SAM riboswitch aptamer (S box leader) from a Chitinophagales bacterium, 118 nucleotides, folded computationally.
Rfam family: SAM riboswitch aptamer (S box leader). Gene Ontology term of the family: regulation of gene expression.
Its mean pLDDT, the model's own confidence on a scale to 100, is 79.

[in-house]
RNA sequence: CACUUAUCAAGAAAGGCGGAGGGUAAUGGCCCUUUGAAGCCUUGACAACCUCUUCCUGACUUCGCUGUCAGGAAAAAGGUGCCAAUUCCAACCCGAUGAAUAUCGGGACAGAUAAGUC
Numbered sequence: 001c002a003c004u005u006a007u008c009a010a011g012a013a014a015g016g017c018g019g020a021g022g023g024u025a026a027u028g029g030c031c032c033u034u035u036g037a038a039g040c041c042u043u044g045a046c047a048a049c050c051u052c053u054u055c056c057u058g059a060c061u062u063c064g065c066u067g068u069c070a071g072g073a074a075a076a077a078g079g080u081g082c083c084a085a086u087u088c089c090a091a092c093c094c095g096a097u098g099a100a101u102a103u104c105g106g107g108a109c110a111g112a113u114a115a116g117u118c
Stems, first nucleotide, its partner, number of pairs: 002117007013043005021032003027090003044083001046081001049079003053074008087110001092107006
């Protein structure tokens, strides 16, 4: 890089360096930003995907909660992630309402993160 699966309406910022962009390409919109953007570092938090630990339920198993599996709950030590706005919104397709600019819902595409495969 590619592929598979799951999730994406919740949650959570201070300081230092830096010095003009950023919201992950492009387009339209709308925002953030010299009251300091991106990026890097430190500390702190959030979350609970994977691992670990504990408890509950069920199935199987065992001399025996002995062990395995599935589901649920808790915790936050380890591996990641994350800390403006729904993935900021739209764009393409379908549907509902409407006279209509439009509004609402679903899907696709793209993307992010985790776990796994080659």